[in-house]
RNA sequence: UGCUGCUCAGAGCAAACCCGCCGAAAGGCGGGGACGCAGAGCUACGGAGCUGCGGUGAUCAUGUUCGGCGUGAUCGCCAUGCCAGCCGGGCCGCCAGC
Numbered sequence: 001u002g003c004u005g006c007u008c009a010g011a012g013c014a015a016a017c018c019c020g021c022c023g024a025a026a027g028g029c030g031g032g033g034a035c036g037c038a039g040a041g042c043u044a045c046g047g048a049g050c051u052g053c054g055g056u057g058a059u060c061a062u063g064u065u066c067g068g069c070g071u072g073a074u075c076g077c078c079a080u081g082c083c084a085g086c087c088g089g090g091c092c093g094c095c096a097g098c
Base pairs, nucleotide, nucleotide: 002098003097004096005095012037013036017032018031019030020029021028022027035085041091042090043089045088046087047086049082050081054078055077056076057075058074059073060072061071062070063069
């Protein structure tokens, strides 16, 4: 330096769930808690996935100054929001074996 995670050491992280806070939500942060993790460290660059405050289209109802103009309901679409513990890429890193 490369490959590998069979073996050793010292550590590390923390799913579900519960509590508090933030957020429209997805989700995040802190505390408790451990299902798991050899990168479950960092990074939204590609794909997948989640959400829809907001935007937008259709339909229906309703109001109207009769202008697809306002309001409401239902269904759909859109990420600029999220997700690194879905996969790939990038960056950095512990121990051991070869």
This is a predicted structure of a 98-nucleotide RNA (c-di-GMP-I riboswitch aptamer) from a Gemmatimonadota bacterium. NCBI's taxonomy places the organism under Bacteria, Pseudomonadati, Gemmatimonadota. It was read from a public genome assembly, where an Rfam model found it. Model confidence (mean pLDDT): 88 of 100.